[in-house]
This record gives sequence, C1' cells and structure tokens, in this order.
RNA sequence: GGGCGCUUAGCUCAGUUGGUAGAGCACUUGUUUGACGUACAAGUGGUCAGAGGUUCAAGUCCUCUAGCGCCCA
Repeated sequence: GGGCGCUUAGCUCAGUUGGUAGAGCACUUGUUUGACGUACAAGUGGUCAGAGGUUCAAGUCCUCUAGCGCCCA
C1' cells in the first nucleotide's frame, strides 16, 4: 500500500424484512438476614465510533473518515 471483518449500556454481546434500542453480568432502591451473601421485586444507565447521503422513517442501505483485528504484498 491492497483486501476482508469488527465498533450498540460500565463489561461481554444480541438486534430477523428499514418501523418505539434489548439480554446477561454489574450498579441503585426495597423485601428477606443478627450481619454479609443468596433469593425475589422494582429501577438507573445509550450522540448505536465520527461526518455526509438515500428514505415519510436508518443501529440496519450507500460514501468518506477514525480506531482495532486478520490476510496478501
């Protein structure tokens, strides 16, 4: 330098045909316990890497940029 893949909650990851963004863990509160833990219930938490485009509507489609990984040279 070229090709391919990845980037979504604090962490690990889903997200089907473009139609209100989710799970587990973690965290907070309550119940339970002598206390801690467990268990149960409820809740907080997202510029969906950045910019632009298409569309009535974009995490999803297109282009560019950045970061990371793999392969080729």
This is a predicted structure of a 73-nucleotide RNA (transfer RNA) from a Candidatus Melainabacteria bacterium. The coordinates come from a structure-prediction model, not an experiment, and the mean pLDDT is 83. Lineage of the source: Bacteria > Bacillati > Candidatus Melainabacteria. Its Rfam family is "tRNA". Rfam classes the family as a transfer RNA.